[in-house]
RNA sequence: CAUUAGAAAAGGCAAACCUAUUGAAAGAUAGGGACGCAAAGCUAUGGAUCUAAGGGAAUACAAAUAAAACAUAUCCUAUGAUUGCAUAGUUGCCUCA
Numbered sequence: 001c002a003u004u005a006g007a008a009a010a011g012g013c014a015a016a017c018c019u020a021u022u023g024a025a026a027g028a029u030a031g032g033g034a035c036g037c038a039a040a041g042c043u044a045u046g047g048a049u050c051u052a053a054g055g056g057a058a059u060a061c062a063a064a065u066a067a068a069a070c071a072u073a074u075c076c077u078a079u080g081a082u083u084g085c086a087u088a089g090u091u092g093c094c095u096c097a
Base pairs, nucleotide, nucleotide: 005095006094012037013036017032018031019030020029021028022027035084041090042089043088044087045086046085047083048082049081050080054077055076056075057074066072
């Protein structure tokens, strides 16, 4: 120096939740907060999940579902969003073994 690895030390990130703002919503941003993470840094691809503004179907009946009753509520679809899922590439702190 490199690879593997993760004992120690210095640090890093930040789940749930709360507050404010924002958004059609899912969510996001800021602050607080720490469940955890050796890449829980970045990029790309794929997967999974959430929402339905817009678009489509229906809009008579029928079918399915929610609802104590009334009134009502439909279904499909990312171009939106989350990813602390996987793979690959790339960058990075320390060094007991």

A computed fold for a 97-nucleotide RNA from Salipaludibacillus keqinensis, annotated as c-di-GMP-I riboswitch aptamer. The coordinates come from a structure-prediction model, not an experiment, and the mean pLDDT is 75.